Transfer RNA from a Legionellales bacterium, 73 nucleotides, folded computationally.
The coordinates come from a structure-prediction model, not an experiment, and the mean pLDDT is 81.
The sequence is in RNAcentral, with records from ENA.
Rfam family: tRNA. From the family's description: Transfer RNA (tRNA) molecules are approximately 80 nucleotides in length.

RNA sequence: GCCUCAGUAGCUCAGUGGAUAGAGCAUCGGACUUCUAAUCCGCAGGUCGUAGGUUCGACUCCUACCUGGGGCG
Repeated sequence: GCCUCAGUAGCUCAGUGGAUAGAGCAUCGGACUUCUAAUCCGCAGGUCGUAGGUUCGACUCCUACCUGGGGCG
């Protein structure tokens, strides 16, 4: 330099054109317990990597760039 995969909550991930973007774990609050752990309930937490484009409508499709993994030279 080229090809390819990925980037979504603190972490691991789902969501492949349509309604307010979800789950598990973690954090926080509560229940239970003599206390802790475990268990159960609830809240909060998101510029969906960045910038453009297509579309009535984009996390989703297209282009460029950034970051990371793999491959080739």